Transfer RNA from Candidatus Gottesmanbacteria bacterium GW2011_GWC1_43_10, 73 nucleotides, folded computationally. Rfam family: tRNA. It is annotated as a transfer RNA. The coordinates come from a structure-prediction model, not an experiment, and the mean pLDDT is 81.
Parts: sequence; structure tokens; C1' cells
RNA sequence: GGGCCUGUAGCUUAGCUGGUAGAGCGCAGCAUUUGCAAUGCUGAGGUCACCGGUUCGAAUCCGGUCAGGUCCA
Repeated sequence: GGGCCUGUAGCUUAGCUGGUAGAGCGCAGCAUUUGCAAUGCUGAGGUCACCGGUUCGAAUCCGGUCAGGUCCA
């Protein structure tokens, strides 16, 4: 330098043929307990890596950039 894969909540990740962004763990509050743990309920937390394009509408499609992984030279 070139090819391919990946980037979504603090962490691990789902998201099908473009149509309301989800789950588990963690965190906060409440209930339960003498107290703790466990359990149950409720809640907070996301510019979907970044920029641009297509579209009525983009995490999803297209182009570019960045970062990581891998292969070739």
C1' cells in the first nucleotide's frame, strides 16, 4: 500500500425485506428482611464510530474518513 470483517446503553450484545432503538449483567429507588444477600416491581442511562448522499422515512442502502481485527505484499 491492497483485500475482507467489525464498530448499537458502563460491559456483553439482538435488531429479519428501510417504518416507535431492545435484552442480559451492572447502576438508582421502592417492596420484602432485625440487617445483608437473594427475589419482585419501577426508573435513569443511546448524537446507533464520524462526515456526506439516496428516500416521505436510514442503526439498516450508497460513497468517503477514523479505529480495531485478519490476510496478502